[in-house]
């Protein structure tokens, strides 16, 4: 110096973000979604069915940098 989980708020379909609150951790817990992973599925597509609508699978234009690596810019001694 940053701030994990739980709790409140706000925002999103969700994963999750953001702000308080708090310390689980980090000596790069600064940044980039580029390689691998995790995570959700509005929206699409395919199935089924009782075809109004639903269920179920799949699939990032989403999410995580506090999951690993790695690019880029730091600070102390």
């Nucleotide at each position: 110096g940053c701030a994990a989980a739980c709790c409140c708020g706000u925002c999103g379909a969700a994963a999750g973000a953001c702000g308080g609150u708090g310390a689980c951790g980090c000596a790069g817990a600064g940044u980039c979604a580029c390689g691998g992973g995790a995570c959700u599925a509005c929206g699409g597509c395919g199935a089924c069915g009782c075809c109004a609508c639903g269920u179920c699978g799949c699939u990032a234009g989403g999410u995580c940098a506090g999951c690993c690596g790695g690019g880029c810019c730091g600070c102390c001694a």

The RNA shown here (c-di-GMP-I riboswitch aptamer) has 77 nucleotides and comes from a soil metagenome. Its Rfam family is "c-di-GMP-I riboswitch aptamer". Rfam's curators write: GEMM was predicted in a large-scale screen for bacterial structured RNA regulatory elements. The prediction has a mean pLDDT of 86.